[in-house]
RNA sequence: GCUCCCAUCGUCUAGAGGCCUAGGACACCAGAUUUUCAUUCUGGCGACACGAGUUCGAAUCUCGUUGGGAGUACCA
Numbered sequence: 001g002c003u004c005c006c007a008u009c010g011u012c013u014a015g016a017g018g019c020c021u022a023g024g025a026c027a028c029c030a031g032a033u034u035u036u037c038a039u040u041c042u043g044g045c046g047a048c049a050c051g052a053g054u055u056c057g058a059a060u061c062u063c064g065u066u067g068g069g070a071g072u073a074c075c076a
Stems, first nucleotide, its partner, number of pairs: 001072007010026004018056001028044005049065005
């Protein structure tokens, strides 16, 4: 250099064009329970890497950028 894969709440992840103003678990915050802590229960907080395109409609498909990973070529 070329090819391929990946990028979603703080962390791990679901998602395969419309049921997603994005769901779950853990964490965190508040409350209830408890003599206290823990446990348990209830509620809350919180994310689609960025840009463009296709489409009536994009987290999802295409292209590019950025970052990460793997493979491969050259090294005169």
The RNA shown here (transfer RNA) has 76 nucleotides and comes from a Planctomycetota bacterium.
It matches the Rfam family "tRNA". The family's RNA type in Rfam is transfer RNA.
The source organism's lineage runs through Bacteria, Pseudomonadati and Planctomycetota.